Context: one part of a larger RNA
This record gives sequence, structure tokens and C1' cells, in this order.
RNA sequence: UUGGGCCUAAAACGUCCGUAGCCUGUUUGGUAAAUCUGUGGGUAAAUCAAUCCUCUUAAGGGAUUGAAUUCUGCAGAGACUGCCAGACUAGGGACCGGGAGAGGUAUGAGGUACUCUGGGGGUAGGGGUAAAAUCCUGUCAUCCCCAGAGGACCACCUGUUGCGAAGGCGUCAUACUGGAACGGAUCCGACGGUCAGGGACGAAGCCUAGGGGCACGAACCGGAUUAGAUACCCGGGUAGUCCUAGGUGUAAACGCUGUGGAUUUGGUGUGUGGGGUCCGCAAUGGGCCCCAAGUGCCGCAGGGAAGCCGUUAAGUUUGCCGCCUGGGAAGUACGUACGCAAGUAUGAAACUU
Repeated sequence: UUGGGCCUAAAACGUCCGUAGCCUGUUUGGUAAAUCUGUGGGUAAAUCAAUCCUCUUAAGGGAUUGAAUUCUGCAGAGACUGCCAGACUAGGGACCGGGAGAGGUAUGAGGUACUCUGGGGGUAGGGGUAAAAUCCUGUCAUCCCCAGAGGACCACCUGUUGCGAAGGCGUCAUACUGGAACGGAUCCGACGGUCAGGGACGAAGCCUAGGGGCACGAACCGGAUUAGAUACCCGGGUAGUCCUAGGUGUAAACGCUGUGGAUUUGGUGUGUGGGGUCCGCAAUGGGCCCCAAGUGCCGCAGGGAAGCCGUUAAGUUUGCCGCCUGGGAAGUACGUACGCAAGUAUGAAACUU
């Protein structure tokens, strides 16, 4: 509970697509469902209002007239909403042009490091720590040189840089492919917004099957530390991390800020596209300015409990959706659905305070 809210107090679904629903640009004509006006009917009683009467007064009672909602007939209005027909281009979409980008998928190539193997050199230590020890090493380690194999990763460039709906994306080349921005004297002509259900995507971890396994490393085993040490530190090390095909569907999935439109002083960086102007070794160069759409910082008004936000709003407004309503019990129980499982989704109450 017809209220007020959702950055941080409870509360924006992880993200997008999209059905119903809700909302919807400018303009002309028609219609009159809806709306409004007039009028007629109807509108039990009680109730309510006005006037009067009556209990001495009051409450109370009574009479008359009227009001009021839903309903209905007729007549009218035509702005707004609806419906029908037509027109438009400011929303939206398409097309064309040259650019930007770690956007995606696949294939191929490369780079240092690391580990291992072989060969050569070389000899007693190496490693590790606060200090040590476990550990490795005379079957020659550590170290230096050469060659080879393997898997993972992609330094510098790297930038509050870019791209993507979010998760996320970073060596190079090629192929295929998605989206956005800018510019246009082109085309369509409201085709739009948001979305309950629904669908798709969705880090890490985990699960299934098959590969792979350098390094790291839950569990586990040792060595230390300690009163103890199921830890922190050290030496090992399985699953896993990697690939392929599936599943799970959750995160501080965060800007802790849903999405679309309109509107409201500025300053200063930066990446992209376009335009103007100046310089002139005329270049694929440089300076300055403007426009659009991004991305940061600072700030006016305003907002806010404050921190702060401030044209990328948390200002002023508007459309639509989701969510909140003291703490705990509890994201638990039960039921249902999904899942191989782990679990996920939905989601209480008693009681307590």
C1' cells in the first nucleotide's frame, strides 16, 4: 500500500532480441466508438440538501420539494483520444562513399622465456629462507655453448586509447563475417519506443566424453614456524587451468546508476570522421578554428542527507518495464520447474527482536 522510493540507507532483471500489452511525429478530410452539452424516461426505501410541521427545547420523528451515481431514447458539438481515407519528412530504416577499431569465427605462420632430451666444456656444490631444513647433485648437478622436442603465453608498442549488448577482446598474415561513427543534392514514408510471458548470449569455477599436459597449482605428502599450525613461508604434487564437442547459468556479472525521447551556462584534454583557414622543403607535413558522434577531467544553475552528480545528470520533464517496503529466522523450508550431478530459478511462515 490511490503513498514514497531504487549510486552509497531496502530496492535497476548480468546483457540483448522480441510476442501480447501500454505509449506514440507533422498535416488534410471524413466518421462520431469514446468525450462533452441540451432534453425526455427511469433512478424502491433509507441516506443527503432546503423549507415547513411536531415531541416544552435538543437529538429524534413527520411532510413537501429537490439533489446525486450507474442505465436508456432523441438532438447537437467537434478541440483532444479512437477508427477510415489521403499527404508529408524532423523519428526510424535502406542505399552510396572514403576512413577507424585488442568486435567475432576459422586456418596458417612467428617470437622470447620455461621444462625436458642429446652432444661438448667444466667441478663441487646447487637450491631455498628472516634463519633453516625437506629437496637436487660424483649414475657429474648448478653454470657456459650447440642442436632438438613439447605445451602454455603473447613483453616493449600500451595510452582514464579503441572495439563489443553484456560477459569480454591484445604477436603476425589470410579468408569469411557482425556492429557503430562521419559525409551524401539518393530512396521508403511513422515502418517507432518499451516490453509481462518467451528466446538467445553469458567471466571464473564445476560436470560429461575424447585429447593434451611446459608452467602454475585446490586436494594431498614432506620441511619449517608455533603452545598447537589441519595456515601464512619452503620443497614436491593430483584434479584443474589448454584443445574439441556438450552441460551448468552464476559473480563486488559494478558506473553498486534499467531503457527511449525532449530540454538546460561553460572550460580543458583525448581517439574517430568531416569542413574551413594559415604556413610552405608542396609532403602520406604542420599550426589554429568549427561541426558530428565517442571517451575523460573540472565546474554554473539546479539537485542531493551528505559524499557528490552536474549536456555521458543523480538537473527539468515524458513513455514503458523491473524491483523495494525494519533486522534476524532466510535466499532457508515446502511445493514446482530445470540440471548428469553440484546446484539454479521461484520463494514463505512460526518464532524472535

Predicted 3D model of a 353-nucleotide part of an RNA (small-subunit ribosomal RNA, central domain) from an uncultured prokaryote. Its mean pLDDT, the model's own confidence on a scale to 100, is 88. Its Rfam family is "Bacterial small subunit ribosomal RNA". Rfam links the family to the GO terms structural constituent of ribosome and ribosome.